The RNA shown here (transfer RNA) has 72 nucleotides and comes from a bacterium. It matches the Rfam family "tRNA". The family's RNA type in Rfam is transfer RNA. Its family is annotated with triplet codon-amino acid adaptor activity in the Gene Ontology.
RNA sequence: GGGCAUGUAGUUCAGUGGUAGAACGCUAAACUGAUAAUUUAGAGGUCGGAGGUUCGAUCCCUCCCAUGCCCA
Numbered sequence: 001g002g003g004c005a006u007g008u009a010g011u012u013c014a015g016u017g018g019u020a021g022a023a024c025g026c027u028a029a030a031c032u033g034a035u036a037a038u039u040u041a042g043a044g045g046u047c048g049g050a051g052g053u054u055c056g057a058u059c060c061c062u063c064c065c066a067u068g069c070c071c072a
Base pairs, nucleotide, nucleotide: 001071002070003069004068005067006066007065010024011023012022013021018055026042027041028040029039030038048064049063050062051061052060
């Protein structure tokens, strides 16, 4: 330098055009003599960045950034 893949909650991952979810973790309450476990509720995301297409983009297209793999 070229090609491919990935980027979504603190972490690991779903979701593939129509107001973004799960598990674990975190916070509060219940329970307990107290913890753990369990139950209930809650917080936490401008979906890597910028443009474009569309009535509407996490999703489609282009460029860029980061990480990984392959080729040279």